Context: one part of a larger RNA
RNA sequence: UUGGGCGUAAAGCGCGUGUAGGCGGUUUAGUAAGUUGGUUGUGAAAGCUGUCGGCUUAACUGGCAGAGGUCAAUCAAAACUGCUAAACUUGAGUGAGGUAGAGGAGAGCGGAAUUCCAGGUGUAGUGGUGGAAUGCGUAGAUAUCUGGAGGGACACCAGUGGCGAAAGCGGCUCUCUGGGCCUUAACUGACGCUGAGAGGCGAAAGCGUGGGGAGCGAACGGGAUUAGAUACCCCGGUAGUCCACGCUGUAAACGAUGGAUACUAGGUGUAGCGGGUAUUGACCCCUGCUGUGCCGGAGUUAACGCGAUAAGUAUCCCGCCUGGGGACUACGGCCGCAAGGCUAAAACUC
Numbered sequence: 001u002u003g004g005g006c007g008u009a010a011a012g013c014g015c016g017u018g019u020a021g022g023c024g025g026u027u028u029a030g031u032a033a034g035u036u037g038g039u040u041g042u043g044a045a046a047g048c049u050g051u052c053g054g055c056u057u058a059a060c061u062g063g064c065a066g067a068g069g070u071c072a073a074u075c076a077a078a079a080c081u082g083c084u085a086a087a088c089u090u091g092a093g094u095g096a097g098g099u100a101g102a103g104g105a106g107a108g109c110g111g112a113a114u115u116c117c118a119g120g121u122g123u124a125g126u127g128g129u130g131g132a133a134u135g136c137g138u139a140g141a142u143a144u145c146u147g148g149a150g151g152g153a154c155a156c157c158a159g160u161g162g163c164g165a166a167a168g169c170g171g172c173u174c175u176c177u178g179g180g181c182c183u184u185a186a187c188u189g190a191c192g193c194u195g196a197g198a199g200g201c202g203a204a205a206g207c208g209u210g211g212g213g214a215g216c217g218a219a220c221g222g223g224a225u226u227a228g229a230u231a232c233c234c235c236g237g238u239a240g241u242c243c244a245c246g247c248u249g250u251a252a253a254c255g256a257u258g259g260a261u262a263c264u265a266g267g268u269g270u271a272g273c274g275g276g277u278a279u280u281g282a283c284c285c286c287u288g289c290u291g292u293g294c295c296g297g298a299g300u301u302a303a304c305g306c307g308a309u310a311a312g313u314a315u316c317c318c319g320c321c322u323g324g325g326g327a328c329u330a331c332g333g334c335c336g337c338a339a340g341g342c343u344a345a346a347a348c349u350c
Base pairs, nucleotide, nucleotide: 003322004321005320006319007304008303012318014201015200017198021194022193023192025088026087027086028085029084030083031082033081034080035077036076037075038074039073040072041071042069048066049065050064051063052062053061054060091191092188093187094186095184096183097182098181099180103177104176105175106174107173108172109171110154115149116148117147118146119145120144121143125136126135162169163168206247207246208245209244210243211242215241216240220236221235222234223233258317259316260315261314262313263312266295267294268293269292270291271290272289273288274287275286276285299306300305323350324349325348332343333342334341335340
């Protein structure tokens, strides 16, 4: 619970696609379902409101009038909503010409570094720390040079830079492929917005099967520290991290801010594209659109702050909140191999 809200107090689904539904641009004609007006019928009694009475008053009660409806029929109106028909171009989409990008998938290639292996040189230490020790090393380590193997990640460029709906994406080349932006105004002619269910995508960790395994590294072992040290520090190290396919479906999945549209001072960066001016040309300068930052006015806010990328002013649609704990729980249902996920109470208590 007909209210007020959702950046930080409780509250925006992690993010797209889209079904039903809700909402929807401009003009004309028609219709009359909604809507508006008139008339008629009905809306029992009691009750309610007003008024006049009866019991000494009141409660109670009698008379009269009225109100009371998502009501029905009928006549009319045609502005708005709906419906039907016709048309329009500014919303939306298509086309044409350009354009930037770590957007996605697959394949191939590259250099630096770590580790390991083989060989050369070489000798007693090395490594690690706050200081040490465990560890490694005369069976020749560390250091250094040459060669080889293998895995994983891509220094500089690199930027409140770019791309993507979000998760996310960064060496180079090729193939396939999605979206955006700018200019134009040829075409379609409202084809739109949102979106309960549904279905898709979804970091890390985890799970299944099979590979792979350099470095790092839960668990685990050891050394320290400490009163203790199941930690922080050190030496090792398995799963994992990587690949393929399948599952899981959660995060402070955050801008803690749902999407769309319109309107509302400025200033200053930056990325992409265009127009003008200028010029031999590239710049510079002015300006338009799109994105991404900072500052700030009005306004707004409990304050902090937000401030054309709004948390301002409005409209439409969806989701969500309703004192703290119990409780991101129990039970039930659905999903999952499991771990668990989704939905979601109550007693009791303050």

The part of an RNA shown here (small-subunit ribosomal RNA, central domain) has 350 nucleotides and comes from a metagenome. Its mean pLDDT, the model's own confidence on a scale to 100, is 86.